[in-house]
Context: one part of a larger RNA
This record gives sequence, structure tokens and C1' cells, in this order.
RNA sequence: GGAUGAACGCUAGCGGCAGGCUUAACACAUGCAAGUCGAGGGGUAACAGGGAGCUUGCUCCGCUGACGACCGGCGCACGGGUGCGUAACGCGUAUAGAAUCUGCCUUACACUGAGGGAUAGCCUUUGGAAACGAAGAUUAAUACCUCAUAGUAUCAUUUUAUGGCAUCAUAGAUUGAUUAAAGGUUACGGUGUAAGAUGACUAUGCGUCCUAUUAGCUUGUUGGUAAGGUAACGGCUUACCAAGGCUGCGAUAGGUAGGGGCCCUGAGAGGAUGAUCAGCCACACCGGAACUGAGACACGGCCCGGACACCUACGGGUGGCAGCAGUUUCGAAUCAUUCACAAUGGGCGAAAGCCUGAUGAUGCAAUGCCGCGUGGAGGAUGAAGGCCUUAGGGUCGUAAACUCCUGUCAUUGGGGAACAACAAGUAGGUUCAUAGCCUAUCAUGAGUUAACCCAAAGAGGAAGAGGUGGCUAACUCCGUGCCAGCAGCCGCGGUAAUACGGAGACCUCGAGCGUUACUC
Repeated sequence: GGAUGAACGCUAGCGGCAGGCUUAACACAUGCAAGUCGAGGGGUAACAGGGAGCUUGCUCCGCUGACGACCGGCGCACGGGUGCGUAACGCGUAUAGAAUCUGCCUUACACUGAGGGAUAGCCUUUGGAAACGAAGAUUAAUACCUCAUAGUAUCAUUUUAUGGCAUCAUAGAUUGAUUAAAGGUUACGGUGUAAGAUGACUAUGCGUCCUAUUAGCUUGUUGGUAAGGUAACGGCUUACCAAGGCUGCGAUAGGUAGGGGCCCUGAGAGGAUGAUCAGCCACACCGGAACUGAGACACGGCCCGGACACCUACGGGUGGCAGCAGUUUCGAAUCAUUCACAAUGGGCGAAAGCCUGAUGAUGCAAUGCCGCGUGGAGGAUGAAGGCCUUAGGGUCGUAAACUCCUGUCAUUGGGGAACAACAAGUAGGUUCAUAGCCUAUCAUGAGUUAACCCAAAGAGGAAGAGGUGGCUAACUCCGUGCCAGCAGCCGCGGUAAUACGGAGACCUCGAGCGUUACUC
């Protein structure tokens, strides 16, 4: 000198863009953050419409729009948060999978036949303070089950050809066995197989912090055989057999730490860092285990143990902000319990649409970077006043006053885009087509009292901070008298202090300026 997710002191006019608990992965009140589909189903709790009845203000009817709860499907494994753990194939990079899986999506081929028994809901009875149940009767499905059919599927037998990288792979033939489907008010779906795409999983080479005041470590340990298990290879697990395996090129142990792209600095080499942003990993009160599923060993799922907190009728229950806001506490220190789904994206749905604290916006604090302003021109009796003085004058100083202008920003009034394109509806065209596509029209804005433009008024509303002995740009007077004090280093102060305190003048930067911390 640079840099910062900074903090503190003094000061403070406006705007744009960006970032904002670095500490306690401490504990959390309250609200919201994952739903959706009636074009799967039985149905009808609420609302609206319609109809019927009469006692005219009530009752009935799922008939219609819709739809609470329930069964069912898809989603909830994404998105969002945090950095505890992890020194590891965790990450980065380069390969391999002849050892693998892949919902939704795309392409191709084939199929979608016949039956059955239940169970939520509803109804009745009933237990409990509650949370939540229990029994009986009854009912549906794209829920569940059985049978049929099927091969380029799976398993096993026999066998041929080609190829390779050792196990083998690919293609074909043969025999046997096993396994599918779901319907739907016809728009859409379902099943099998093959291929693709996407995502995931696994293995390996190389790289990946400090300590030797850590020198030996290891028994599923190292290898083999067999079996089990897995989507898959494998001591992954088990039994048996052998006695191996790692290590001074640092094993093991201890400490520290999410890793990389990036970011900061530096001419570079290097050093330091891992906030924001995008991708990987790990975690979800602590520990463990699995279930469902294409995918989890699952942040707002389940079960068990533990700590903590809450409710209780003492019998028993409930909870998990490292989601967005917000609270307590720790701390030098870090914001709103805001608005909207209009845009982008996601889930569900045929669609309309619904949901979305993702996201888009606004708010707060000079936290940073950038931009603008606090006026411009003229104006010498060099006014008054302050300070200094050799008392002549010098300086603040064209500075002010005064004259003539301007109107950025802020203020007031008026106008006013873009972000809006789709989808849906209507009409037309193409077409076998009411499919898809194209054209026209229509409608949709949280921000928004915005950007921008025009007008009005008036210099009016807008400058400080640190420093002036040397390093280091900038000096005099007064006070003090080794006192009070200053200080980054050298050092100043004991009666003429450019170093302390005040004043004037000056220097530097400027809506900031200094200090502290950390780092190059």
C1' cells in the first nucleotide's frame, strides 16, 4: 500500500448495485414453509344453484356447480438450511464397469381376456381427561388376490458362429419351467420387452494440513475355498484353511479441518482464505435401526433408547426453526413476526387451476463498491471581525457582503413506459381430425404514489473527520512546567514545547474520516 460478511468513535444530503449471526450444530412462544387429482372410488360435512312438500319458515332430494373427512394415484428423496462430523476414493482430476440400477420423459413392437374376497368411509354400540381407540353390521375402486394368454423377459439343459480384456461378451438354434395388465361420462390411461435420455451406484491411478516430544500397527486383520447377501463387485457377512497385510517414500496415534471452482494479495513464483454465487459431500435435538418406494436408511415420515421442554382428571400423552420471519441467551457484532405468486422455476392435474417463506419484490442499518450534490459568474474601500506583528503591516481573502444567473438532488403538482409471453376462451387456416401447429382477438402487474418526462418555487434543505517534531503533506501564539498529558517507532514535557491542552492558520481525504482486529 491492498483487502474484509468486519466492529468501535466522531459525523452524515440523495440514488443505483451488492452483501448482512463469522459467536452457542444453545434453547425456542406464534404464524406460515408440500401438496394436488372428482376426467380413479364410495359418497355429501360446509357453501351456492335447482326441485319437491307443506305447518310460509322450516323439512326433504347429491339433481347440478363444487367438495370437508376417507380409500386410491403421483409428489413429499426436489426446492430451502447448516458445516457438527469427516484427513476419507470425502473432494479434485483422469479412467473403468465384460460387476450395476434408473419413476416421470422419448422411440419401436406386442398386449389390455375371465373371475373373486375384503377394507376404510357411512351407520349402531362403546372405552378414555385428552391424545387416541375398540366391537358389530354394511359398501366401492386405476386398492388387493386368483385363473388364462405371451416372448427379443427370467431360470435351467444341449449346442453353433464371431469377437475379446482373464473371469467371458455378442448373435443364433433346442428343450423345459416361471411371471403381466385397469380401467375410465372415450379426452386419457395400464402391462410386457428392447433402445435412448437423465439421474444414481461402484472400482482404480495421481493430488489433498500439522506433530517423530506419536515407531511400530493389525485378528475379519491379509489371502484362499464354499455359502449367504446386494441393483452390483468385494471379508460385505458367516464357516473352514493358510499366516499373512501396512510401515522411515512416515504406518499407527494425537491435533486441526467440510474439499474444489473461485476470492484476496503479489511483477511472478508463492502465501493466505473457503462469506455471497454455481456444482460435490455430510448432517437434521443426541444415538441406533429399519419400513415404504424407481430413488431415503428420509429436515417439517415411522420405531426404540437418551437428555430437555410442555399438557394431564396422575392412568397417560405431546414436541424438535442447522426452512422464512421472529424470541431468549452468548457476543465487539449481523435486518421485517412485510407484499405477491404478476414474472422465472417446481409439484399435482386433460385443463381451468391449486400449492410454492423456492423465487420475484419492498423494508432496516453508510456494511461495501459506484455515481451525484451541498451552487455558478462577477465582485477590493482588499470591509467588519479573528489571529500574528519588528506596530509599518501581514493573513483568513474574491473568501464574505453586494450584483447577475442556474435548478442537479431533495420538495410540490401533472403525465407515464417496459418487465406480459404463454396457457385457457372465441374466430380463421392447415389437417382424416373436435389431435398438433400457425394467425388474429380477448384477458392477466406484487413491486407501483416506481424508471423516465414536463412544470413550479427558492441558493433556499445538504460537511465533516483525522493530522501539522522526523518517518510524513502541513507552523505560529497562549497556557502548563518531568506536572497534566502524548506516543505506531524514534521519542516529547524539569519556564521561551512547531511533539501536552486551547486558539488561529495550514495539510490530507471527503459523506465520509479515523482507530482496532485479521491477512498478503